[in-house]
RNA sequence: GGCACUUUAGCUCAGUGGUCUAGAGCACUUCUCUAGAAAGCAAGAGGUCCUGGGUUUGAAUCCUAGAAGAGCCA
Numbered sequence: 001g002g003c004a005c006u007u008u009a010g011c012u013c014a015g016u017g018g019u020c021u022a023g024a025g026c027a028c029u030u031c032u033c034u035a036g037a038a039a040g041c042a043a044g045a046g047g048u049c050c051u052g053g054g055u056u057u058g059a060a061u062c063c064u065a066g067a068a069g070a071g072c073c074a
Base pairs, nucleotide, nucleotide: 001073002072003071005069006068007067010026011025012024013023018057028044029043030042032040050066051065052064053063054062
C1' cells in the first nucleotide's frame, strides 16, 4: 500500500429498515433472606448504538468519508 472484517451498558454479546424511540448474561445499587456473609428471590440504575455527512415517511441497521482494533496479501 491492497483486500475483507469488527466497533451497541463497566465486561462479553444479540438485534440487519418501523409500536420495545435498543435488549440478554455477568458486574453494580437497593430490598428480602441469614446470627453474619455467600448463593438465591425481587426491584433499580447505567447507552447521544465509534465520529461526520447522505438516502429514506422512518436508520443501531443502507451508502459514503474518517477514527480505532484485529487479520490476510504484498
A computed fold for a 74-nucleotide RNA from Mycena olivaceomarginata, annotated as transfer RNA. Rfam family: tRNA. Its family is annotated with triplet codon-amino acid adaptor activity in the Gene Ontology. By type it is a transfer RNA. RNAcentral holds the sequence, with entries from ENA.